Bacterial RNase P class A from a marine eukaryotic metagenome, 334 nucleotides, folded computationally. The coordinates come from a structure-prediction model, not an experiment, and the mean pLDDT is 76. The sequence is in RNAcentral, with records from MGnify.

[in-house]
RNA sequence: AGACGAGUGAUCGCUGGCCAAUUUGCCAGAGGAAAGUCCGAGCACCACUAGGAAAAAGUGCCUGUUAACGGCAGGGCAGGGCAACCUGACGGAUAGUGCAACAGAAAAAAUACCGCCAAUUUUAUUGGUAAGGGUGAAAAGGUAAGGUAAGAGCUUACCACAAAUUUGGUAACAAAUUUGGUAUUGUAAACCCCACUUGGUGCAAGGCUAAAUAGAGGGACGCUAAGUUUCCUAGACAGUCCCUGGGUAAGCUGCUUGAGCUAGUUGGUGACAACUAGCCUAGAUGGAUGAUCACAUCUAUUUAUAGAAACAGAACUCGGCUUAUAGUCUUUCU
Numbered sequence: 001a002g003a004c005g006a007g008u009g010a011u012c013g014c015u016g017g018c019c020a021a022u023u024u025g026c027c028a029g030a031g032g033a034a035a036g037u038c039c040g041a042g043c044a045c046c047a048c049u050a051g052g053a054a055a056a057a058g059u060g061c062c063u064g065u066u067a068a069c070g071g072c073a074g075g076g077c078a079g080g081g082c083a084a085c086c087u088g089a090c091g092g093a094u095a096g097u098g099c100a101a102c103a104g105a106a107a108a109a110a111u112a113c114c115g116c117c118a119a120u121u122u123u124a125u126u127g128g129u130a131a132g133g134g135u136g137a138a139a140a141g142g143u144a145a146g147g148u149a150a151g152a153g154c155u156u157a158c159c160a161c162a163a164a165u166u167u168g169g170u171a172a173c174a175a176a177u178u179u180g181g182u183a184u185u186g187u188a189a190a191c192c193c194c195a196c197u198u199g200g201u202g203c204a205a206g207g208c209u210a211a212a213u214a215g216a217g218g219g220a221c222g223c224u225a226a227g228u229u230u231c232c233u234a235g236a237c238a239g240u241c242c243c244u245g246g247g248u249a250a251g252c253u254g255c256u257u258g259a260g261c262u263a264g265u266u267g268g269u270g271a272c273a274a275c276u277a278g279c280c281u282a283g284a285u286g287g288a289u290g291a292u293c294a295c296a297u298c299u300a301u302u303u304a305u306a307g308a309a310a311c312a313g314a315a316c317u318c319g320g321c322u323u324a325u326a327g328u329c330u331u332u333c334u
Base pairs, nucleotide, nucleotide: 001330002329003328004327007295008294009293010292011291012290014029015028016027017026018025031311035322036321038320039319040318041317042316043202044201045200046199048235049234050233051232052231053230056198057197058196059195060194061075062074063073064072065071076090077088078087079086080085091193092192096191097190098187099186100185113133114132115129116128117127118126119125120124141159142158143157144156145155146154160182161180162179163178164177165176166175167174168173206253207252208251209250216244217243218242219241220240221239227237228236260279261278262277263276264275265274266273267272297308298307299306300305301304
């Protein structure tokens, strides 16, 4: 990193399907997560239509893959680890705003507490300094040398940083060369800016049949277009909205052939794609999928007996992610 995670047969029982036509036979029947409901979609219905804008939400390195995704694959950079490997909420801090408690001299157009040096009216004051010390998560780039009154990128060398050019790469980026003493902290899972994407509700969606009741009562606005969308433009429609009260809750369908599964070949580092062949694997609805026996398997030790281990039960379907998981086995690397 991956696989399995409970077998075979018989008898009886339950559900669905296919035959039979009386009462037989055959086939199938709960997972790797069915869980969570965190994403994405198929499908169904609704929003009056078209164009434009705003708001709100989501994502955030590059390339590929997919129906799509916030998924997956490969790579880049950063961090961790002795290593195999692992993690990343990975665009922007000179567009602006906010925040950084306490400590500390000072937390941003920031500073002198101790210290060092110089002068003077000499034990105190003034001026210079930010190398050393202290505080702190963070204090005007690091190391060394020269220089200086003492120091400082003040100067030099190397590193670092910024810009330009060249080379490699599809790209993110990487390397080299040249120039420049050059950096006004950090924080955007703070507001914000930038780029891209986005209607809503959900099988209790929806459709059909049958039945029943009160085609009840009241109000507002409008009928020269209100309202139907947060706004604008155009078109279409004469009704739109609110409150009180009554009836129905039955049956059928949706309901399982799919972006499906398995195997092989080809292409690709891979995710995956194409082609060929084969297979059909639950559709319940107060809710089926079970019980017994024998054999086998595993565990323990009394060699014959006992036990059956974890997380855990389908409800429209599918692709992911996350969480839980006794035990056994396989492969590769340090």